The RNA shown here (Lysine riboswitch aptamer) has 171 nucleotides and comes from Alkalicoccus luteus.
Lineage of the source: Bacteria > Bacillati > Bacilli > Caryophanales > Alkalicoccus.
[in-house]
RNA sequence: ACGUGAGGUGGAGGAGCAGCUGCGAUCAGUACUGAAUCCGAGUCCGGCAGGGCAGGGACGAUUCAGGAAAGGCAAAGCUGCCGAAGCGAAUGGACUGCCGGUCUGUUCAGCUGGGGCUUUAUUGAACAAAUAAAGCACUGUCACAGGGAACUGUGGAGAGCUGCCUGACGG
Numbered sequence: 001a002c003g004u005g006a007g008g009u010g011g012a013g014g015a016g017c018a019g020c021u022g023c024g025a026u027c028a029g030u031a032c033u034g035a036a037u038c039c040g041a042g043u044c045c046g047g048c049a050g051g052g053c054a055g056g057g058a059c060g061a062u063u064c065a066g067g068a069a070a071g072g073c074a075a076a077g078c079u080g081c082c083g084a085a086g087c088g089a090a091u092g093g094a095c096u097g098c099c100g101g102u103c104u105g106u107u108c109a110g111c112u113g114g115g116g117c118u119u120u121a122u123u124g125a126a127c128a129a130a131u132a133a134a135g136c137a138c139u140g141u142c143a144c145a146g147g148g149a150a151c152u153g154u155g156g157a158g159a160g161c162u163g164c165c166u167g168a169c170g171g
Stems, first nucleotide, its partner, number of pairs: 002170003006166006014082001016081006024073001032066007042053004046099003085112003088108008113139002116136008141156006
């Protein structure tokens, strides 16, 4: 020289990931409110408990007149980033008296390189979207093999790959 490992720092994959904002569509002529009529005993809050309304007629149905919102979403802008992030498990907190459920915090070297399409399941108003599993090609990266090369094939995983710097070991 070179090889192996460690630390620091900076990068790449692209319909890349997540968050926020405003607009818009959907939600929906739905929920809900009022009036009129009919019916005639229960009905509503997820379940229990506990409450609300109800024969001065609830609930329900029809007609008329009014009439939302939240979550989720397309594109755009801004911000933070490249295990970005999502799921799973354990555990804490809030909604509350318990169960269930929703939201949220922490931990793990559990699973997933990335996006797309299809099918199934769950959530959801909704084959909008999200999550999970399976399949299909595509794509990035590394290793091995082939090739003059472009590239091709097989396989692996992000604790990865890669530029620079420092230092250690072998030499």